[in-house]
Molecule: transfer RNA
Organism: Candidatus Uhrbacteria bacterium CG22_combo_CG10-13_8_21_14_all_47_17
RNA sequence: GGGACGGUAGCUCAGCUGGUUAGAGCUCCGAGCUUAUACCUCGGCGGUCGAUGGUUCGAAUCCAUCCCGUCCCA
Repeated sequence: GGGACGGUAGCUCAGCUGGUUAGAGCUCCGAGCUUAUACCUCGGCGGUCGAUGGUUCGAAUCCAUCCCGUCCCA
């Protein structure tokens, strides 16, 4: 330098051929339970979907450029 894949909550990820309010598990916080801790049950917090533009009535999703990570080729 060329190419492939990935970037969504604190962590691990789902969401796809654009349209319902952006979700799950774990973590964390609160309550219940317990002598107490843990387990368990219930509830809650948490995201400008890597960035900027574009297309569209409408973008996490499509297009362009850039940034970061992993791998392959030279």